The RNA shown here (transfer RNA) has 71 nucleotides and comes from a bacterium.
The coordinates come from a structure-prediction model, not an experiment, and the mean pLDDT is 83.
Rfam family: tRNA.
The sequence was found in a public genome assembly.

[in-house]
RNA sequence: GGGCCUGUAGUAUAGUGGUAACACGCGACUAUGGCAUAGUCGAGUCGGGGGUUCAAUUCCCCCCAGGUCCA
Numbered sequence: 001g002g003g004c005c006u007g008u009a010g011u012a013u014a015g016u017g018g019u020a021a022c023a024c025g026c027g028a029c030u031a032u033g034g035c036a037u038a039g040u041c042g043a044g045u046c047g048g049g050g051g052u053u054c055a056a057u058u059c060c061c062c063c064c065a066g067g068u069c070c071a
Base pairs, nucleotide, nucleotide: 001070002069003068004067005066006065007064010024011023013021018054026042027041028040029039030038047063048062049061050060051059
């Protein structure tokens, strides 16, 4: 320098055009004398920019970061 893959909540992952989800973690409440466990509720997320579309996490282009292969 080139090919391919990946990037989603604090962490690990699902979702592949139509309001973004599960687990753990975090906060509040209930229960306990208190802690742990349990239950209910809640906050928090699509790497950045542009394009296509009525509508983009999803499709296309560029960039960034990581992985892998070639030189």